[in-house]
RNA sequence: AGAGUUUGAUCCUGGCUCAGGACGAACGCUGGCGGCGUGCCUAACACAUGCAAGUCGAACGGGGUAAAGAGCUUCGGUUUUUUACUUAGUGGCGAACGGGUGAGUAACGCGUGAGAAACCUGCCUUUCAGUGGGGGACAACAGUUGGAAACGACUGCUAAUACCGCAUAAUGUAUAUUGGGGGCAUCCCUGAUAUACCAACGCUUUAUGUGCUGAAAGAUGGUCUCGCGUCUGAUUAGCUAGAUGGCGGGGUAACGGCCCACCAUGGCGACGAUCAGUAGCCGGUCUGAGAGGAUGAACGGCCACAUUGGGACUGAGAUACGGCCCAGACUCCUACGGGAGGCAGCAGUGGGGAAUAUUGGGCAAUGGGGGAAACCCUGACCCAGCAACGCCGCGUGAAGGAAGAAGGCCUUCGGGUUGUAAACUUCUGUCCUUGGUGACGAACACAAUGACGGUAGCCAAGGAGGAAGCCCCGGCUAACUACGUGCCAGCAGCCGCGGUAAUACGUAGGGGGCAAGCGUUGUCCGGAAUGACUGGGCGUAAAGGGCGUGUAGGCGGCUUUUUAAGUGUGAAGUGAAAGUCCUGCUUUCAAGGUGGGAACUGCUUUGCAAACUGGAGAGCUUGAGUGCGGAAGAGGUAAGUGGAAUUCCCAGUGUAGCGGUGAAAUGCGUAGAGAUUGGGAGGAACACCAGUGGCGAAGGCGACUUACUGGGCCGUAACUGACGCUGAGGCGCGAAAGCGUGGGGAGCGAACAGGAUUAGAUACCCUGGUAGUCCACGCUGUAAACGAUGAAUGCUAGGUGUAGCGGGUAUCGACCCCUGCUGUGCCGCAGUAAACACAAUAAGCAUUCCGCCUGGGGAGUACGGCCGCAAGGUUGAAACUCAAAGGAAUUGACGGGGGCCCGCACAAGCAGCGGAGCAUGUUGUUUAAUUCGAAGCAACGCGAAGAACCUUACCAGGUCUUGACAUCGAGGUAAAGCCGUAGAGAUACGGUGUGGAUUCGUCCGACCGAAGACAGGUGGUGCAUGGUUGUCGUCAGCUCGUGUCGUGAGAUGUUGGGUUAAGUCCCGCAACGAGCGCAACCCCUAUCUUUAGUAGCCAGCAGUAAGAUGGGCACUCUAGAGAGACUGCCGGGGAUAACCCGGAGGAAGGUGGGGAUGACGUCAAAUCAUCAUGCCCCUUAUGAUUUGGGCUACACACGUGCUACAAUGGCGUAAACAAAGGGAAGCAGCCCUGUGAAGGUGAGCAAAUCCCAAAAAUAACGUCUCAGUUCGGAUUGUAGUCUGCAACUCGACUACAUGAAGCUGGAAUCGCUAGUAAUCGCGGAUCAGAAUGCCGCGGUGAAUACGUUCCCGGGUCUUGCACUCACCGCCCGU
Repeated sequence: AGAGUUUGAUCCUGGCUCAGGACGAACGCUGGCGGCGUGCCUAACACAUGCAAGUCGAACGGGGUAAAGAGCUUCGGUUUUUUACUUAGUGGCGAACGGGUGAGUAACGCGUGAGAAACCUGCCUUUCAGUGGGGGACAACAGUUGGAAACGACUGCUAAUACCGCAUAAUGUAUAUUGGGGGCAUCCCUGAUAUACCAACGCUUUAUGUGCUGAAAGAUGGUCUCGCGUCUGAUUAGCUAGAUGGCGGGGUAACGGCCCACCAUGGCGACGAUCAGUAGCCGGUCUGAGAGGAUGAACGGCCACAUUGGGACUGAGAUACGGCCCAGACUCCUACGGGAGGCAGCAGUGGGGAAUAUUGGGCAAUGGGGGAAACCCUGACCCAGCAACGCCGCGUGAAGGAAGAAGGCCUUCGGGUUGUAAACUUCUGUCCUUGGUGACGAACACAAUGACGGUAGCCAAGGAGGAAGCCCCGGCUAACUACGUGCCAGCAGCCGCGGUAAUACGUAGGGGGCAAGCGUUGUCCGGAAUGACUGGGCGUAAAGGGCGUGUAGGCGGCUUUUUAAGUGUGAAGUGAAAGUCCUGCUUUCAAGGUGGGAACUGCUUUGCAAACUGGAGAGCUUGAGUGCGGAAGAGGUAAGUGGAAUUCCCAGUGUAGCGGUGAAAUGCGUAGAGAUUGGGAGGAACACCAGUGGCGAAGGCGACUUACUGGGCCGUAACUGACGCUGAGGCGCGAAAGCGUGGGGAGCGAACAGGAUUAGAUACCCUGGUAGUCCACGCUGUAAACGAUGAAUGCUAGGUGUAGCGGGUAUCGACCCCUGCUGUGCCGCAGUAAACACAAUAAGCAUUCCGCCUGGGGAGUACGGCCGCAAGGUUGAAACUCAAAGGAAUUGACGGGGGCCCGCACAAGCAGCGGAGCAUGUUGUUUAAUUCGAAGCAACGCGAAGAACCUUACCAGGUCUUGACAUCGAGGUAAAGCCGUAGAGAUACGGUGUGGAUUCGUCCGACCGAAGACAGGUGGUGCAUGGUUGUCGUCAGCUCGUGUCGUGAGAUGUUGGGUUAAGUCCCGCAACGAGCGCAACCCCUAUCUUUAGUAGCCAGCAGUAAGAUGGGCACUCUAGAGAGACUGCCGGGGAUAACCCGGAGGAAGGUGGGGAUGACGUCAAAUCAUCAUGCCCCUUAUGAUUUGGGCUACACACGUGCUACAAUGGCGUAAACAAAGGGAAGCAGCCCUGUGAAGGUGAGCAAAUCCCAAAAAUAACGUCUCAGUUCGGAUUGUAGUCUGCAACUCGACUACAUGAAGCUGGAAUCGCUAGUAAUCGCGGAUCAGAAUGCCGCGGUGAAUACGUUCCCGGGUCUUGCACUCACCGCCCGU
């Protein structure tokens, strides 16, 4: 000293929370010793028992006991004297202290400082004076007597330092009168006179004794008065009759309405009276840098109280805790008639409570009471006991010790860590145990005297022996791993963890912190500048009153004189002690104790100063006001006047509609509307001018004229002379709506009615329409009453408009130009601000005054008060709840916001799908199983380039358990193969059968194989992952470095003007560069050249049935290398650019066409079943093997295709033209057989050579003639072919026969812009066989695009935003 938490991120505002300290504490776990402290905070609840206030015989009489003496004696005893001890009573002093508690009290109760000239004071100290002589009683005691008791009653006797007179009295005191001196008004001191008043010659141990009486003074203690200070509430605003004062009395120690009679009507209060709530106050204590805030245990001072309330007595002192009386409640005793009691004293009990101790020892010390003293009493006090309740100190061992032991935990299995820690060795002895010794505290002349205590201390011996826990480890906040759990159990101070890999739960290991304690809870201060005096704010975060006027109050111009209240400085008194702080000393240190000092920031008195503030006096003119001269204005009030328009009425013309809407309907109209012309009525509002123009305090004010009237401005400088500013309350004004009374009512128009819209439509739209809107007079008193910005004054760069009034120069003059004041706008510097922004009209710099704010919600609500006719207004909470709510700005995303642009996106076209049958995939259902995955686009002829067995993962059954597969492996032997038997097969049994090398030891490669390590898993998690892939999208974007701007998130660059397919390029620019993307580089294709001609080709030559052959390589073709296209050239446009348009040449022209190529990223997108892989799970099974079945099911639904519905066609006949591929477990020619699928045979070919191989559409000829057909071919029957171990479930193909639906397809919807769509066939992969799918190939070969308004998707700029999981958002009501 700060930190966490609002957001995707940022800055700010703002609350919540944490880290610190403290405690009379409590609770949980744990607990060795000592010292010093502390210990009912709750029930001021109730109390059993014991103790806590007595003492004095030197005040008094009596009694008792003991001893001694004397007398009497019946020797039992009794009387008396003396001495010692003791004591119930009388008497004295004390009991008013000490001790407890905090209920009451908001008060002169307390604190502080004054005052008493308005007072008292026992015992104590000092001084002065005195102490003579009498008297009568009452207790005790004795007797009688009442009562259960407590306690009495009567009669009689008696003493005193008890009680009562008398004398002495003053140099005594009090009162009255009076002289002198002083003071502070009452008065004080000192004289005189008069009156009144007072004693115990007691006690004894005989002393300078001790008492007693009067007086003066001191000391101590008390009482009273005053200044100042002392909690909260105004949702408590008025309170007060002894109330305020006076005169006179009474009373008191004393002043006083303290009390009383009379008189007056005062007194207190927004500077908070009264009322209500709460509370003992202070020194101090805790906290804090301080200022403050909180608190008032222990110790000390004061107050109050003593079961509750009231009362007095005694006394120096009480209205009395352990006294009295009365009343109440409660408890106890009782013989029922009556009595007794008061722990908030010390212990202790019950109760309450989270919670607080022993019915201890002693008067040894300190102190108190009594006493002459000895001494007695003392639960005050000193000690001990209990409690880790707090503070402080000590210990639980020290040194060495690596095989880094064992064990635990983790692990990448290598190790790491626990850890020098332990063991072990050598020591020490604090605490501990035992024994010995043994205090200070003791001060009283000496002596005696110790509860604590045989304690502390000291000495000796013993032995590491008896002594460590608690909390925490996600961030804040120091400290991390494993397992368990699986939004469960739980944690949590705030944020927040936990839904199968939790450093946040629980446990363990390890670590961190503190330590005889550690955590938790509670409370207080701090952090919190979060109530801001020090030290905050109010345009938008909470917060400026709607506006004026003005009271109290606050603040106030210049000069001068004075004063001294504030202020400054000095002195004095006080500010108790303890405490805190500083500094000595002392407990071995410390806590603790103790000496000294400082401090106590305050109050009081007083001296000095006079700048500033205040007071008083005198002056001034600049603030303010007045006068005079001008100009402007929707300023206000009242009266009158005007024209345009709407509506209505009357009349004319005239005919079928009018009106209204997105479209309609309700409505009006043939009884004549609407339209049009003329006349009239009535109400309301004032077009143009009109302007970020004017006026007004605000609300507000708009036709014209008149009357009355307010304010501001300019000029002038005649007058006053600070008269000013602000303004709590008060008073006034105050839009619209609303209310009351009475008018008025054209238009408009809440409510209401109807028509539409809609899922509904109590709305938006339409047709009507009542209050109201208007006037007069009252009320209401609120608005986003806003500039969301209170008023006033001064100061602080400019520029440019506009309104009003002036001045100057110049001019014939109007302008123009320069300039002053006032108002009203814009831009902008400094400065301010969280930013936005404000910026002389401040949100800047200062001063004065007022109002207001203190997290969000609850709530401007409830209750109460005030106002109002009502509606309602004003003032204005709490419980409860959340960790946020909020401001400004930033990046994105989004908008049924805007601008620009693109895409088969729409449009323009072509062909389809959706209807039928079939194929195929999917859902659903079914099933023993119908294995699994894929799910909008971007799953659905997808994984699967091909499920009869196998595949296969699924199901049923049969088997195996180190295993079908891999490595190690003691030991053994060949194994494999072949044959047979059983079985559905796997398998089991039997037979047969046998390696290589060799230096003969053995080795190599196999196989069998115990035990065990391990194998195996298409089991789970694609939300733990790698890799791969889809998609936005081949869209033009995505970023970085440096610089600059911004507090920052971020911005700039990348925006702008053009252009492009393109962030492509050019220009401009606080940016300059760069990277990944675009383009190009790569492949195919289109043209040409060149090289090379076999298995390719053939122009010319020879030649043939035939490019078969000779020959040739010109051409085609093949495959190598090159060329070619670059806006290069021309014209125009453009900015002279980039680029665009047109043209030439060219095979090709503006990226020629196609492919490959996919930026940063998004979708927790897909895949654990391609593969790899973490973790979890199974291990005679979730592994392995085998037979059979299933993946092929079938009421439906969807996607993708094929074939069609026919004449641009079907069928038949006979002809023509490709490209690209494949071929040895292969392609297979020719030939023969079969109607055919195919079979037989096997030439050729590892391929520019041979084969598959027939291309088909097309063209030609013929037929069919619009039909469910010579269209269409599903389905079915029969008979076959082929592949294969095997076509039943479940293959393809062939022939013959059968001949279903279907006649162009609803809503909706897909593809395509040129060699494209459409159409036609061919090939290949997979594959034993099995394509309508997929991947390729060529043939024939169109139509259309005006254009970018709209739908979809995308890019870019901008704008709004309460979204950021980002509109499939957020969020409101029921």
Small-subunit ribosomal RNA from an uncultured bacterium, 1374 nucleotides, folded computationally. The prediction has a mean pLDDT of 83. RNAcentral holds the sequence, with entries from ENA, Greengenes and SILVA.